Annotation:
The prediction has a mean pLDDT of 80. This is a predicted structure of a 71-nucleotide RNA (transfer RNA) from a Patescibacteria group bacterium. Rfam family: tRNA. It is annotated as a transfer RNA. The organism belongs to Bacteria candidate phyla, within Bacteria. The sequence is in RNAcentral, with records from ENA.
[in-house]
RNA sequence: GUGACUAUGGUGUAGCGGUAGCACAGAAGCUUGUGGAGCUUUUAGCUCGGGUUCGAUCCCCGAUAGUCACC
Numbered sequence: 001g002u003g004a005c006u007a008u009g010g011u012g013u014a015g016c017g018g019u020a021g022c023a024c025a026g027a028a029g030c031u032u033g034u035g036g037a038g039c040u041u042u043u044a045g046c047u048c049g050g051g052u053u054c055g056a057u058c059c060c061c062g063a064u065a066g067u068c069a070c071c
Stems, first nucleotide, its partner, number of pairs: 001070007010024004018054001026042005047063005
């Protein structure tokens, strides 16, 4: 230099254009003699800039960061 892939709560991971889910972690409560376990509730997220669309995590273009292959 060329091509491909990845980017989603604190962590891991789903999401085939129509309210962004799950698990762990955090907080509060219940339970317990205490702790742990269990149960209930709750906090927190789409890498960035444009475009298409009634509507974009999703489609298109570009950028950034990372990974892989070729050179």